The RNA shown here (c-di-GMP-I-GGC riboswitch aptamer) has 88 nucleotides and comes from a Gammaproteobacteria bacterium.
RNA sequence: UCAGAUAAAGGCAAAGCCAUCGAAAGAUGGCGACGCAAAGUCACCGGUCUAAAGGGCCACAAGCCCCAUGACAGCGGGACCGCCGGAA
Numbered sequence: 001u002c003a004g005a006u007a008a009a010g011g012c013a014a015a016g017c018c019a020u021c022g023a024a025a026g027a028u029g030g031c032g033a034c035g036c037a038a039a040g041u042c043a044c045c046g047g048u049c050u051a052a053a054g055g056g057c058c059a060c061a062a063g064c065c066c067c068a069u070g071a072c073a074g075c076g077g078g079a080c081c082g083c084c085g086g087a088a
Stems, first nucleotide, its partner, number of pairs: 001087002004084001011036002016031006034074001040080003044077003047072003054066004
């Protein structure tokens, strides 16, 4: 530098359940393993989810709609950092 065949040291932990936080999406912890060679970190680009506050419709309420400043790194791209063995 390259790719991840095998093996080892090990690592992470989907769904579900419980507790806490949150308006929600979701997050954190515990149990649990579907999977993962970056399932380590970062919302920069695209995408997806949510819609409290704000705005619109409505006489008002209810309801509906718009909206990210919220969230997802286990959706893709990108950036940064890194374990193991292998090849050059």
It was read from a public genome assembly, where an Rfam model found it.